RNA sequence: GAAGCUGGCCAGGCAGCCGCUGUGUGCGGAAAUAAGCGGGCGGGGCAACCCAUCCGUACCGUAGGCAGAGGAAAGUCCGGGCUCCAUAGGGUAGGGUGACGGGUAACGCCCGUCCGCCGUGAGGCGAGGAAUAGGGCCACAGAGACGAGUCCGCUGUUCGGGCGGUGUUGUGAGUGCGGCGACGUGCUCACUUUUCCGCUCCGUCCAGCGGGGUGAAACGCGGUAACCUCCACCCGGAGCAACACCGAAUAGGCAAGCGAUGACGCGUCCCGCCGAGCUUGCGGGUAGGUGGCUUGAGCCGUGCAGCAAUGCACGGCCUAGAGGAAUGGCUGUCCACGACAGAACCCGGCUUAACGGCCAGCUUCACCU
Numbered sequence: 001g002a003a004g005c006u007g008g009c010c011a012g013g014c015a016g017c018c019g020c021u022g023u024g025u026g027c028g029g030a031a032a033u034a035a036g037c038g039g040g041c042g043g044g045g046c047a048a049c050c051c052a053u054c055c056g057u058a059c060c061g062u063a064g065g066c067a068g069a070g071g072a073a074a075g076u077c078c079g080g081g082c083u084c085c086a087u088a089g090g091g092u093a094g095g096g097u098g099a100c101g102g103g104u105a106a107c108g109c110c111c112g113u114c115c116g117c118c119g120u121g122a123g124g125c126g127a128g129g130a131a132u133a134g135g136g137c138c139a140c141a142g143a144g145a146c147g148a149g150u151c152c153g154c155u156g157u158u159c160g161g162g163c164g165g166u167g168u169u170g171u172g173a174g175u176g177c178g179g180c181g182a183c184g185u186g187c188u189c190a191c192u193u194u195u196c197c198g199c200u201c202c203g204u205c206c207a208g209c210g211g212g213g214u215g216a217a218a219c220g221c222g223g224u225a226a227c228c229u230c231c232a233c234c235c236g237g238a239g240c241a242a243c244a245c246c247g248a249a250u251a252g253g254c255a256a257g258c259g260a261u262g263a264c265g266c267g268u269c270c271c272g273c274c275g276a277g278c279u280u281g282c283g284g285g286u287a288g289g290u291g292g293c294u295u296g297a298g299c300c301g302u303g304c305a306g307c308a309a310u311g312c313a314c315g316g317c318c319u320a321g322a323g324g325a326a327u328g329g330c331u332g333u334c335c336a337c338g339a340c341a342g343a344a345c346c347c348g349g350c351u352u353a354a355c356g357g358c359c360a361g362c363u364u365c366a367c368c369u
Stems, first nucleotide, its partner, number of pairs: 001365010012334007020068004025063005036057005042051003070340001074351002077349005082239004089270004094235005099113005114128001115126004129230002134228002136224003152210005159203003162199004167194001170191009243291004253282006262274001264272002298317008
C1' cells in the first nucleotide's frame, strides 16, 4: 500500500417559515350526557381491593411546553407475554428437535467445546442418534445392483448324445469255395440291435476354486434414514378482526337433526364439566362510542462473576399509540450526494432486501528498512 474476515455504530446534517398527530398546562365558550379515564371525600377490609358519592374529562377555539416510524418496521418462519375456550387431565393420531455442556421466560435461537465439509488464512457452514427391527431406492455403464444367481472359465463327478475302435444280433449287397440246383459256408461293405473301451466334442446334474473392460459401490452383512421407519426428548386450541363495557336497532324469525345415548374441551378414545337446550342451513338487524393501547422478560452507563452467551448490584432515562390510518411542503447552506424502505397489541430470535460512511480487533499478499 492492496485485498479480506469478525463485531459494533450512523441512516443525510444544520438554520428558518408554514403545516400534521399524541400528551400536558393556561385562557375563553358550549354542554350538563352512558360506559370508560383521572382526582377528592366517606364506609368496609391486615392487604390487594370492594361499595357509595362528588368534581373534572369526552365538544369547539386560542397561546405555549414536550414527544413523534426501522435496522430491518419486511417475511409471518419459530418462541413467548396477554385474552378467551375453561375447572382443565391422560392416551392415540399429528407435528417439531436431534453430538456434549451452558444461557434464556422460551425456542427450531445464542455461547463454548468436539466431529465433518469449504477456505492459504483470519473465519464460514452443518443435513451431527439408529443400517443385525422391517421396507423402499442406487440412473448410466456393466454378465450382474439386494441376495440372488438364469453369468463365464478351470478341476472333479452323474447322465445323455456324437465320433472312433472292438465284440455281438438281424437284413441286404458284393465276392471266394462247395453243390446239377434249392442252398451251405467264409470274407468285405452298408444299415440295425446290443456289450465294452476311448475322446483336444456337445449338453446336463452336483461339489469345489478363481475371476471378467463397468461403476461411487459387486459372490460383502455395501451405501442411503433432508426416503418411510425405529429410538430419545418436547408440543392444548384460537387469536387484538382476542376479549370486555355502554348505547341503538331488529324477526326472542323459519326449517331440519339430535335430545341426558346431547353440547363443549382442535380430529378420535377415556375422563371431566354443563345441561333444557345444542348443531346445521336460510333469512333479518347493528356499518356508534369507550377500554384493551403502551412502564416494558425496556434502554443507557459503571462495577463484579464468567472463555463467552449472560447474570447480579448501583446510578440514570421515558423514547409513537393512529383508527381509511399522523412527521409533509418551501428556502438557504454543508457533504459521505442519501440505498432498502412506514409501526397498527407487545416482546426474544431467525431469514430476506440494501447506497454508502465510521470505529475496534484479526488474516493474507507485495514492497522498503